Notes: RNAcentral holds the full RNA, with entries from Greengenes. The part of an RNA shown here (small-subunit ribosomal RNA, central domain) has 350 nucleotides and comes from an uncultured delta proteobacterium. The coordinates come from a structure-prediction model, not an experiment, and the mean pLDDT is 84.

Context: one part of a larger RNA
RNA sequence: CUGGGCGUAAAGCGCGCGUAGGCGGCUCUUUAAGUCAGAUGUGAAAGUCCACGGCUCAACCGUGGAAAGUGCAUUUGAAACUGGGGGGCUUGAGUAUCAGAGGGGAUAGUGGAAUUCCAGGUGUAGAGGUGAAAUUCGUAGAUAUCUGGAGGAAUACCGGUGGCGAAGGCGACUAUCUGGCUGAAUACUGACACUCAGAUGCGAAAGCGUGGGGAGCAAACAGGAUUAGAUACCCUGGUAGUCCACGCCGUAAACGAUGUCUACUUGGAGGUUGUUCCCUUGAGGAGUGGCUUUCGGAGCUAACGCGUUAAGUAGACCGCCUGGGGAGUACGGUCGCAAGAUUAAAACUC
Numbered sequence: 001c002u003g004g005g006c007g008u009a010a011a012g013c014g015c016g017c018g019u020a021g022g023c024g025g026c027u028c029u030u031u032a033a034g035u036c037a038g039a040u041g042u043g044a045a046a047g048u049c050c051a052c053g054g055c056u057c058a059a060c061c062g063u064g065g066a067a068a069g070u071g072c073a074u075u076u077g078a079a080a081c082u083g084g085g086g087g088g089c090u091u092g093a094g095u096a097u098c099a100g101a102g103g104g105g106a107u108a109g110u111g112g113a114a115u116u117c118c119a120g121g122u123g124u125a126g127a128g129g130u131g132a133a134a135u136u137c138g139u140a141g142a143u144a145u146c147u148g149g150a151g152g153a154a155u156a157c158c159g160g161u162g163g164c165g166a167a168g169g170c171g172a173c174u175a176u177c178u179g180g181c182u183g184a185a186u187a188c189u190g191a192c193a194c195u196c197a198g199a200u201g202c203g204a205a206a207g208c209g210u211g212g213g214g215a216g217c218a219a220a221c222a223g224g225a226u227u228a229g230a231u232a233c234c235c236u237g238g239u240a241g242u243c244c245a246c247g248c249c250g251u252a253a254a255c256g257a258u259g260u261c262u263a264c265u266u267g268g269a270g271g272u273u274g275u276u277c278c279c280u281u282g283a284g285g286a287g288u289g290g291c292u293u294u295c296g297g298a299g300c301u302a303a304c305g306c307g308u309u310a311a312g313u314a315g316a317c318c319g320c321c322u323g324g325g326g327a328g329u330a331c332g333g334u335c336g337c338a339a340g341a342u343u344a345a346a347a348c349u350c
Stems, first nucleotide, its partner, number of pairs: 004321003007304002012318001014202003021195002025089007033082002035078008048066007092192001093189005103178001105177006111155001116150007126137002163170002207248006216242002221237004259317006267295012299306002323350003332343004
C1' cells in the first nucleotide's frame, strides 16, 4: 500500500460554515480527453519454446526460427458510458406571499417568595449544631415574633423520556432587536446540489487579565469532633470563585461513547406541533406532514443489543484505528499573559 474495521474490543474531529479537491438529476445535440477496436513503429541481449549442432552423454554452450514482452508513440475509426461545449426540463436545491408555535443574545424596565444584614418594637435565657458532642452566637439582650429598610443572586408551582437550538446549551414577566425549522397553497429560478484537507467561527465548567459587584454557597485556610492516625467523611467559621462588562483560554464520560447527506425496507402503543375533509349535532371521526419516546419483525451483530430516528440494504464525501506499557509523554514547531493546549515520536520492556 492492499485488505479489514470505528455503539461497548484500538478507532467518528465537541459542533458549524466553507475554499481547493472528490462526487453529482432527466433529456436532445455535438466533441472525442478518458474508454473500446484496428493498423504501423518500437518494446536490446540473455531467458522461454521448437529444430539442428559442439563438449564420449548430460548439465552447459552455439546457430536458426517462433512466441511473449499484457507497455509506449503515431495513425485510422466507434460514440454506449464518464468528461468538455451548446440547447431544453422540473422531480433535487432555492426564492417570494400568508398563518401558527418555540428558542437565543443584548439593552431597558418590572414582580413576588426566600436567605443575609441594618434600624426599631415585644420578650427572656438560652440558641445553634450532631450519631453523640464541641468549637460558635447570646444578659453589651441572642434564638423566636412583628414593622420598616438595604443589597445580591436565583426564578417555586406550571414542568412533562414536554419544547427549541449545529453543538455547548436555553426556564418569572414586559418592550425592542434577531436567526432557524416546519406545514398549506400558488408563483418563480432552473442542477444553482452533497461532502469537505487547509482556513475560519462558535464552544460547559474550572482557570487567567483589567474594572466593578459580593446576599447565599463555597476550593484554600482556621477551629471543633471522629479516629491508632484523619492533611478526609460530620460540625462552626471562611477567602478566591460563583454574578456583571470587556478580553483571553479552547478543553470535558463536549456521550446517542453511534460523522454528514441521499434512497429503499413488515408493524404496535404513546407524546408534541401544523394542516385537509366530514353531521364542527360536545373534548368526535377520517386522512396527510414535521419532530420525539417506547416495544418489537425481517435483517444485522462476537454477544449485549440495534431495529424506517438502524448498529438493516446501498451510494457520495470527510475524519480516524493497526498489540499492552513507555505516552497523548520527550524533543522541535505553532498558539497562550500564565495554567497549559495542539501537532507528536523513539530507546527500552512484556